[in-house]
RNA sequence: AGAGUUUGAUCCUGGCUCAGGAUGAACGCUGGCAGUAUGCUUAACACAUGCAAGUCGAACGGGAAUCUUCGGAUUCUAGUGGCGGACGGGUGAGUAACGCGUGAGAAACUGCCCCUUGGACAGGGACAACAGCUGGAAACGGCUGCUAAAAACCUGAUGUGCCGAAAGGUGAAAUAUUUAUAGCCAAGGGAUGUGCUCGCGUCUGAUUAGCUAGUUGGUUGGGUAAAGGCCGACCAAGGCGACGAUCAGUAGCUGGUCUGAGAGGAUGAUCAGCCACACUGGGACUGAGACACGGCCCAGACUCCUACGGGAGGCAGCAGUGGGGAAUUUUCCGCAAUGGGCGCAAGCCUGACGGAGCAAUACCGCGUGAGGGAAGAAGGCUCUUGGGUCGUAAACCUCUUUUGUUUGGGAAGAAACCUGACGGUACCAAACGAAUAAGCCUCGGCUAACUCCGUGCCAGCAGCCGCGGUAAGACGGAGGAGGCAAGCGUUAUCCGGAAUUAUUGGGCGUAAAGCGUCCGCAGGUGGUUGUACAAGUCUGUUGUCAAAGCGCGAGGCUCAACCUUGUAUAGGCAAUGGAAACUGUGCGACUAGAGUGCGGUAGGGGUAGAGGGAAUUCCCGGUGUAGCGGUGAAAUGCGUAGAUAUCGGGAAGAACACCAGUGGCGAAGGCGCUCUACUGGGCCUGCACUGACGCUGAGGGACGAAAGCUAGGGGAGCGAAAGGGAUUAGAUACCCCUGUAGUCCUAGCCGUAAACGAUGGACACUAGGUGUUGCGCGUACCGACCCGUGCAGUGCCGUAGCUAACGCGUUAAGUGUCCCGCCUGGGGAGUACGCUCGCAAGAGUGAAACUCAAAGGAAUUGACGGGGGCCCGCACAAGCGGUGGAGUAUGUGGUUUAAUUCGAUGCAACGCGAAGAACCUUACCAGGGUUUGACAUUUCGCGAAUCCUUUGGAAACAGAGGAGUGCCUUCGGGAGCGCGAACACAGGUGGUGCAUGGCUGUCGUCAGCUCGUGUCGUGAGAUGUUGGGUUAAGUCCCGCAACGAGCGCAACCCACGUAUUUAGUUGCCAUCAUUAAGUUGGGCACUCUAGAUAGACUGCCGGUGACAAACCGGAGGAAGGUGUGGAUGACGUCAAGUCAGCAUGCCCCUUACAUCCUGGGCUACACACGUACUACAAUGCUACGGACAAAGGGUUGCUAGCCUGCGAAGGUAUGCUAAUCUCAUAAACCGUGGCACGGUUCAGAUCGUAGGCUGCAACUCGCCUACGUGAAGGCGGAAUCGCUAGUAAUCGCAGGUCAGCAUACUGCGGUGAAUACGUUCCCGGGCCUUGUACACACCGCCCGUCACACCAUGGGAGUUGGCCACGCCCGAAGUCGUUACUCUAACCGUUCGCGGAGGAGGGCGCCGAAGGCAGGGCUGAUGACUGGGGUGAAGUCGUAACAAGGUA
Repeated sequence: AGAGUUUGAUCCUGGCUCAGGAUGAACGCUGGCAGUAUGCUUAACACAUGCAAGUCGAACGGGAAUCUUCGGAUUCUAGUGGCGGACGGGUGAGUAACGCGUGAGAAACUGCCCCUUGGACAGGGACAACAGCUGGAAACGGCUGCUAAAAACCUGAUGUGCCGAAAGGUGAAAUAUUUAUAGCCAAGGGAUGUGCUCGCGUCUGAUUAGCUAGUUGGUUGGGUAAAGGCCGACCAAGGCGACGAUCAGUAGCUGGUCUGAGAGGAUGAUCAGCCACACUGGGACUGAGACACGGCCCAGACUCCUACGGGAGGCAGCAGUGGGGAAUUUUCCGCAAUGGGCGCAAGCCUGACGGAGCAAUACCGCGUGAGGGAAGAAGGCUCUUGGGUCGUAAACCUCUUUUGUUUGGGAAGAAACCUGACGGUACCAAACGAAUAAGCCUCGGCUAACUCCGUGCCAGCAGCCGCGGUAAGACGGAGGAGGCAAGCGUUAUCCGGAAUUAUUGGGCGUAAAGCGUCCGCAGGUGGUUGUACAAGUCUGUUGUCAAAGCGCGAGGCUCAACCUUGUAUAGGCAAUGGAAACUGUGCGACUAGAGUGCGGUAGGGGUAGAGGGAAUUCCCGGUGUAGCGGUGAAAUGCGUAGAUAUCGGGAAGAACACCAGUGGCGAAGGCGCUCUACUGGGCCUGCACUGACGCUGAGGGACGAAAGCUAGGGGAGCGAAAGGGAUUAGAUACCCCUGUAGUCCUAGCCGUAAACGAUGGACACUAGGUGUUGCGCGUACCGACCCGUGCAGUGCCGUAGCUAACGCGUUAAGUGUCCCGCCUGGGGAGUACGCUCGCAAGAGUGAAACUCAAAGGAAUUGACGGGGGCCCGCACAAGCGGUGGAGUAUGUGGUUUAAUUCGAUGCAACGCGAAGAACCUUACCAGGGUUUGACAUUUCGCGAAUCCUUUGGAAACAGAGGAGUGCCUUCGGGAGCGCGAACACAGGUGGUGCAUGGCUGUCGUCAGCUCGUGUCGUGAGAUGUUGGGUUAAGUCCCGCAACGAGCGCAACCCACGUAUUUAGUUGCCAUCAUUAAGUUGGGCACUCUAGAUAGACUGCCGGUGACAAACCGGAGGAAGGUGUGGAUGACGUCAAGUCAGCAUGCCCCUUACAUCCUGGGCUACACACGUACUACAAUGCUACGGACAAAGGGUUGCUAGCCUGCGAAGGUAUGCUAAUCUCAUAAACCGUGGCACGGUUCAGAUCGUAGGCUGCAACUCGCCUACGUGAAGGCGGAAUCGCUAGUAAUCGCAGGUCAGCAUACUGCGGUGAAUACGUUCCCGGGCCUUGUACACACCGCCCGUCACACCAUGGGAGUUGGCCACGCCCGAAGUCGUUACUCUAACCGUUCGCGGAGGAGGGCGCCGAAGGCAGGGCUGAUGACUGGGGUGAAGUCGUAACAAGGUA
């Protein structure tokens, strides 16, 4: 410090996710030791048991025990009394508050402690204890009596003090002894602690906007330690709040802790400070201090005891129990240390505390050995079988002893003596012995680490992206590797990364985001200059911000964690001194901002009134006749009752052609005939005036298109709804005919729009060029232009700069300042609820649950478009001939079958693989056999091989008999063949063409596809390859930030066409001879054959073109612009085809999915399709006669000739390994004859009979011949195919395959046309451009209803909880007040009876908790039914959007 994830790729925006650190943690697996810490985060739930606050006999009387010298002493202590139980310890429920933090303050109290001063005199009366009686189950009492008790209580005196203006009033004490102390009282002071007040800070919600009656203040009283509405009475009407009151939710606050570079964010366990609480609520008493955790009273809930009458209790102290929970310890030891209470002290008490125990809960440290050791052992894993790896790892040798076990010694902690829980602990020494000690997670990317097996979208994984559908580095196991290590992973939570709430440090044209526009209160902000102040600001000093912690330094435990100690910075608050530039404030001045007046000026600016013509429709009348209208085409509609058309007249309403213009005006919405009235704003020029008056603007207000609403008018045209006609599968649409609201006016409402420049307002600055509108100025004698220039508007282009890019660019989206509004992933949703506004429609404000990993912007390359432009192709058109109809052949589908083997399936499968299924082929079926196999290699044994005969059998095969002894040799043996045996193995046309190689098809013989360097772009990419011409062509030329190059094109190759030359047999024959015949001699001129060469290149001429490329025409030429035809197929596409041609990975079968054999099947047949053949006839058929090819094949072959047969063919025989012989008569054609329109002398299917050939064998199932038979068919619907010249059409010939079988296929020649205006349309293709929401690329993408399942949520008659405040009723305890009913030791008086003062109890009153009643607010749960929403491999209906998406 970043990374993954949206795309085919890119840049950006933007969310989600990860790597880090942390924790009072929990869970899973594992677990050796030590130190230091930490340990109910949940039920402030309920608690058994024990302990946690007592102490003092030196305050007092009494009692008991022991001792006694009987005087008493010692010890213990129930009671009175003193001090302490307000500390220490626990918890965080409540509390949004002067509670806390920080800094100030005044009107206070303060036990014990410290200092100072003074005092302590004289009296008195009781009550416990105790005794008796007595109640009660108990707890606990009651009555009577005793007391000589006290430092308990009371009275008087004195008196600094206190109150009061004064007079005056009031008001204290306690003693004890060892005679020196301790205690007591009063006053003053200190220290400590506590109470109170104030400034500032302290969470969220405005879908909580108003709150408040003791409320705010005053006066006067009361009350308190103390100020104060703290409380009462009276008076006034205030107080708080948008700088967020009130209400609701949540929460103890802080020092600190975690994280972060910091600013921040989160948090508030342990330790420390403060606060609050003590079963829940209320209350006071005592006291220095409490409204009191282990005190009291009352009410309530709960638990326990009970004799049912009544009592007792409060672990949020330490342990511990139950419960809750994912989860948190021992009913331990000790007061030795530190501290606390009491005491003179000894001492007692102390679950504070010091320790131990449990827990890997955390941090820190140590160990599980060290060195050597390669036959790189065994074994595991893997494997290409060579090896590699675990791996110096182990074994083995040498060594060490931290730890462990045993034994011995043994602390500090203790500041005079004494005293140690921890603890026989830490530590030290010795002995033993590698001995006692390693796991967890991960290994697709992020992210370090890879293979095998299993599984087969299953099981499973997953933090995100995503893995898994038969070769999974992602699942499970194994081996190996990586990481950390007594731990390792997971989960949860916080910060970080996240600049993803942006102060530091973001944005708003198109990604989310500028209010529709303007005015304007508060607020924010603000021109030049002088002066004063010092609020902000800067600076010095002082106080404070506890300790701990953090940082730095030093020291102590062996180190570290831990502990001890010293010390610093920044910052906050307060006080005080200084500075005065800037901001602010006061006073004064200025004119450049702003405004006013005077003078001009442009304008669809606004409101109201008046007027005008064109058009439309309607009405009336004339002319006139059969149609009009409308559409892609029609129909509905109108019209013989006279339309449309046309002429004249009239009426009505609405809108204002041309001018008209990226021209004008207005804040925006918006504004367009002419004239008039009223009225707002702008601009220009100069002068004068005011003197910062400015800008922005939360709330607020005004205006605000269209549609819509209310009321009243108006209504020509247009026209939602509606009706009809079409279109269509449907058509609630698009088109047509009608047509109501509405559109118009008046008055009101609504308040929204893609209200858009998708761009808030103001000011300043920052190159220009070129239009246009308004005004001013200049030159010229004047005027209109022109030209130059200034200001204000409005457009285009463009520099710098900005921007993700597109683009913006003085009219900024540049550079700055000020103010406002708004945004923070997509969906849910601008929805729900609540509130406000509205007559309604609806508008404004505006969530959450849930769900996804994207949604999006700009640009790029493709692909596509019922987008555009250019161009090409038998693509259309123009023609010729076909197919589709018939019969047959053949292939396919389907069906059938035991099997009808398999593959090929739009073009690019279907006379295709198959260049030829009777057996074989053959892969299929039935049956019969074999199992190392029909075939290959290796080992061993036997035997030559081989041949013949024979039995069973359908054959394979099984069995029997016989013949036969080979070749080479270095004499050992070897090669080949056959049989047998065994182990490895063979074999498979079994699967996967979606695991593959190779080959092939197709786009397409289309002209394209790329690269290097350079340049441009952030980048994907672009440029080059685009453009202007041209070409068959990315062919060539020109231009150009490109320059070159490669694969393609072309050429080079083959064939044909011309010529020359060479050669002349088997070819040829002009001349000579010869023959039946180039038969022979001869010749090689010609033809031909097959080698070489020439030829054609837009080379020449003219024109066009740009002086180019090229095109057009011409000459010459056998051939002319690629001469014709072939071969040749770029980068790639289709997971195209082929595992059955071959090869091949993996999987599968192994007495079978292998192999052999016989027979059958692939040849089936209602039907459908493709491709062909033959025809339907006279341009024909038939009979006879006659003519002319090319290219091929041939020895298991082609076969002449002759003979036989009607013929297929047979017999015989000859030539030829082929320019020699042969297949082999070419046919159409020509000539002559016949046939005359009919199912025929057309056509030949089918069937019958008789033959021939091949072959082991023609039944299923071959071909041919002859005779007979003579079907459909009379030119073929929709549709569709081929062909542009030696082509189509037509005619025959040959070949391969092959024993035989050709209408197929591949070749060959013969005869030999028609047409092409042209590129609008159909199809395919190329280039450029455009749009795109497509990229699996239009066979794409994608929307909504309905149906089904699940999820969360709104409404809902209601039902049921919680919280809150208010009103009323009742009213405990208790304080306060009051009353004087009862009682009453101290004091006073007394007649001694009593009275008074005071006190206690009771009664009454105010207040008052709980409780009750009623209405209300807020918030949950639940609810028949219902609304939409979301999600969900293969449901239904349509096709709304994306291309002009087929109606933008």
About this RNA:
The RNA shown here (small-subunit ribosomal RNA) has 1448 nucleotides and comes from a metagenome. It matches the Rfam family "Bacterial small subunit ribosomal RNA". Rfam links the family to the GO terms ribosome and structural constituent of ribosome.